[in-house]
This is a predicted structure of a 74-nucleotide RNA (transfer RNA) from an Elusimicrobiota bacterium. The sequence is in RNAcentral, with records from ENA. Taxonomically the source falls in Elusimicrobiota (Bacteria, Pseudomonadati). Its Rfam family is "tRNA". Rfam's curators write: Transfer RNA (tRNA) molecules are approximately 80 nucleotides in length. It is annotated as a transfer RNA.
RNA sequence: GCGCGUGUAGCUCAGUUGGUUAGAGCGCCUGCUUCACAUGUAGGAGGUCUCUGGUUCGAGUCCAGACACGCGCA
Numbered sequence: 001g002c003g004c005g006u007g008u009a010g011c012u013c014a015g016u017u018g019g020u021u022a023g024a025g026c027g028c029c030u031g032c033u034u035c036a037c038a039u040g041u042a043g044g045a046g047g048u049c050u051c052u053g054g055u056u057c058g059a060g061u062c063c064a065g066a067c068a069c070g071c072g073c074a
Base pairs, nucleotide, nucleotide: 001073002072003071004070005069006068007067010026011025012024013023019057028044029043030042031041032040050066051065052064053063054062
């Protein structure tokens, strides 16, 4: 340099043919439970869905470009 793949919560990931509210597990915070911790249990916070633009009535999802990471080729 070329090709392919990935990018969603602090971490690991799901998200169906574009549609009605953006989710799970772990972690974090608070209450209860305990002498205390752990466990258990009830609740809560946390997201410009990498960025920019486009298509569309409507985009995490489709298209183009950029960036980062991974794999392959040279």